[in-house]
Molecule: transfer RNA
Organism: Stackebrandtia albiflava
RNA sequence: CGGGUUGUGGCCUAGCUUGGCUAAGGCGCCACACUGGGGGUGUGGAGAUCGUGGGUUCGAAUCCCGCCAACCCGAC
Repeated sequence: CGGGUUGUGGCCUAGCUUGGCUAAGGCGCCACACUGGGGGUGUGGAGAUCGUGGGUUCGAAUCCCGCCAACCCGAC
């Protein structure tokens, strides 16, 4: 330098070529109940605007472009 993959709550993952109800689930966290119990079970709750900046569109996590980061392949 060229090509590819990935980037979603504290962590992990789904959704992403069918653009459209309020971004879903697990772990963890908080509150309450049961319990001898700071363990276990149950109920409820908070937390991401989807790496970043633009574009297209009535509408974008989802399409298009630039950039950044990690990893892989190749070249010098």